Large-subunit ribosomal RNA, domain VI from a Chloroflexota bacterium, 268 nucleotides, folded computationally. The coordinates come from a structure-prediction model, not an experiment, and the mean pLDDT is 88. Its Rfam family is "Bacterial large subunit ribosomal RNA". Rfam links the family to the GO terms structural constituent of ribosome and ribosome. NCBI's taxonomy places the organism under Bacteria, Bacillati, Chloroflexota.
[in-house]
Context: one part of a larger RNA
Order: sequence, then structure tokens, then C1' cells
RNA sequence: CGCAGGAGAUUUGAGGGGAGCUCUCUCUAGUACGAGAGGACCGAGAGGGAUCAACCUCUGGUGUUCCAGCUGUCCUGCCAAGGGCAUAGCUGGGUAGCCAUUGUUGAGAAGGGAUAAGCGCUGAAAGCAUCUAAGCACGAAGCCCCCCCCAAGAUGAGAUCUCCAGUUGGAGCAAUCCAAGUAAGACCCCAGGAAGACUACCUGGUUGAUAGGCGGCAGGUGUAAGGACAGCAAUGUCUUCAGCUAAGCCGUACUAAUCGGUCGAGGG
Repeated sequence: CGCAGGAGAUUUGAGGGGAGCUCUCUCUAGUACGAGAGGACCGAGAGGGAUCAACCUCUGGUGUUCCAGCUGUCCUGCCAAGGGCAUAGCUGGGUAGCCAUUGUUGAGAAGGGAUAAGCGCUGAAAGCAUCUAAGCACGAAGCCCCCCCCAAGAUGAGAUCUCCAGUUGGAGCAAUCCAAGUAAGACCCCAGGAAGACUACCUGGUUGAUAGGCGGCAGGUGUAAGGACAGCAAUGUCUUCAGCUAAGCCGUACUAAUCGGUCGAGGG
């Protein structure tokens, strides 16, 4: 820009893409078959491998924003307690998120249709025979559906539901065209996001829980500081399952989403 009024939702599916793998064991059954050795078709079930996808409850990894321990040095006058630097100084753990055949879940299936080679029925030409000439039935991991994803620029531009309104001025004989302010609605702007390079997308904007703060909880770390007591002291015990605590959950308008602006139909 188009989809012959303007919007907001929900969709149909022409068409396109993805997927398509395979093994072992058990039962049927030591049956059919076979002198025996051996050993099935058909059918039913179970467990794997590889591959792919999604996810984070569990198992783990990471987690330079959380907690603790430790060394050297400088600083806060000193003790104590802390801060800076030393690869994140080193070490032990670890929330959210992200991630893993190191975790969990799922997928191939089943089914339908038309067929290939092939196997047939009926059956002439050709009194027989013949699966074929007319006609009919079967038959593959393959083909078309079925499953998953995209999808109406599918210009063949689809469908359903809901919302808005028949305005004002001008040109023209008229069809129609131009302009203005609006409607529903959208955008700008702002607070943000398990969305993201930007854009887009999604949530929210005081009739508000969108982010921060604050409160509570979960989870993490592992028992703070100060004081008291015991010990000559190092240190230990008690106060204390303490103290501190990120991205998580719930709540709460304290702070910031202020005030506003622009666009947007008049058709049949």
C1' cells in the first nucleotide's frame, strides 16, 4: 500500500515445512514342520539403542548480585569489629535464570485411501486354456491422508462475533472528489517483562500491583555482633535452628508509571 466504511477479537485451511529409524526378550509354543538336530508363520505383550522436541519437579552443572571459612597487606587512632586490593585473592556451599543423555516428559505408532513388484476371481478374443481384453478382489518401511508447526499478499486477499456512526465546510449538473473536527479504536509517551540485537511481541499506566521500596514467606548459608560464664591462654559454652540473605512467591500505593499530544469512518 492492497484486501471498496472504520475498528477489536476469534478462526477456516489453499499451500508449505517437520516427523518417518531400529533391536532384544516373553507368551502363543518347544506347538506346526522335521528321523533327529533344530525350530517357525500369524497374533499378543514387555524392555532397550540412536535421533528429535519441550521443560526444570527430581538428580546434577553454572550461578564475578547470597552466606560462611582462611592468608598477606593497606586503611577506619588502638583492641575488637569491619572495608579495599591480591584471578571472583583462595576455599566450602548456594536462590532465580540458563543448561545436561548427568535430569524429567513426550514423539515415530495405530488407522484409512490409491498403488508397485507380486498373488488371485470371473472371462472371452481363440468351443480349450488364460490374472485382462470388458469387469472384480488383494498387495509395501514407499505415495495421499491421519500426527506436529507456519499459513488469507490464498490479489481467488475467505469466515464468525462484537464495537463505532450516518457530522461539518468546499468543488462539481451528477457520479464523485477535496478538506476539517471527531466515534469505536490505535499510536506517541511512560513503568516494565520467563519478549527481545534494533524493531517487533506481551503486561501495566492511579477506576493502578507495571517496576522499585517495604512487610511476610520460601529457599540459601550455618549459629552474627555485643554481653555473660569457664580457662593463665589459645579457645570453648550460653544468649542463638542465630545473624545475614540475589533474581523466587504472596501482600502493601510509600516512590515512579504525571499532565498530555497525534492519528483515526461518513461507504453500500